This is a predicted structure of a 70-nucleotide RNA (Fluoride riboswitch aptamer (crcB RNA motif)) from a Planctomycetaceae bacterium. The source organism's lineage runs through Bacteria, Pseudomonadati, Planctomycetota, Planctomycetales and Planctomycetaceae.

RNA sequence: AUGGAUCCUGGCGAUGGAGUUCGCCAUCAACUGCCUCAGCCCAGCCGGGGAUGAUAAAUCCUACCGGGCC
Numbered sequence: 001a002u003g004g005a006u007c008c009u010g011g012c013g014a015u016g017g018a019g020u021u022c023g024c025c026a027u028c029a030a031c032u033g034c035c036u037c038a039g040c041c042c043a044g045c046c047g048g049g050g051a052u053g054a055u056a057a058a059u060c061c062u063a064c065c066g067g068g069c070c
Stems, first nucleotide, its partner, number of pairs: 009026005016061003020057002034050004039045002
C1' cells in the first nucleotide's frame, strides 16, 4: 500500500420529526416508487401527462386532505 474477515461506528429503506424493531450499504455503496403515452442506440434509457402514500414495519407527533358538530 492492497485484499479479506470481525468488532465498533456512520449512512440508507419514493414527502417532516421521535423512540422501538427489521433489512441493506461502507462512499464508483445502500437509496432515488407506481400508472399511461411517445421517442430511442429497445427489456433498458429518456421526455410529456396522471394517481396513491408523510412508516421499511407497527406506534406517537406535526403538516396536508375528507366528513360531522359547536
Its mean pLDDT, the model's own confidence on a scale to 100, is 75. The model forms 100% of the base pairs in the Rfam consensus. It was read from a public genome assembly, where an Rfam model found it.